[in-house]
Source information
Predicted 3D model of a 99-nucleotide RNA (SAM riboswitch aptamer (S box leader)) from Algoriphagus sp.
RNA sequence: AGCUUAUCGAGAAAGACUGAGGGAAGGGCCCUACGACGUCUUAGCAACCUGUAAUCAAGGUGCUAAUUCCCAUUCCGAAUUUGCGGAAAUAGAUGAGCG
Numbered sequence: 001a002g003c004u005u006a007u008c009g010a011g012a013a014a015g016a017c018u019g020a021g022g023g024a025a026g027g028g029c030c031c032u033a034c035g036a037c038g039u040c041u042u043a044g045c046a047a048c049c050u051g052u053a054a055u056c057a058a059g060g061u062g063c064u065a066a067u068u069c070c071c072a073u074u075c076c077g078a079a080u081u082u083g084c085g086g087a088a089a090u091a092g093a094u095g096a097g098c099g
Stems, first nucleotide, its partner, number of pairs: 002098007013042005021031003026071003043064003047061003068091001073088005
């Protein structure tokens, strides 16, 4: 790399460095020189592991724009012009285990 499994509507900043794209992929729609994205430091949030009789504390990873930003594909229900609601699947992110 990959496989299995759980969760994904809540929550959470500032400084420094850098300098042009970024939000996974298609279409949208957003963020961005009033400096996005990324890296580091501190701070915070609290999902999993750990800790325990249980809960804390501390620790390991993670996270700190927008529902996984929205939609797409399938099924069901309304509606019978687009449009709406629910569920699932594919894919993604994170944790844990295997490897």
The prediction has a mean pLDDT of 83. Of the family's consensus pairs, 97% are formed in the model.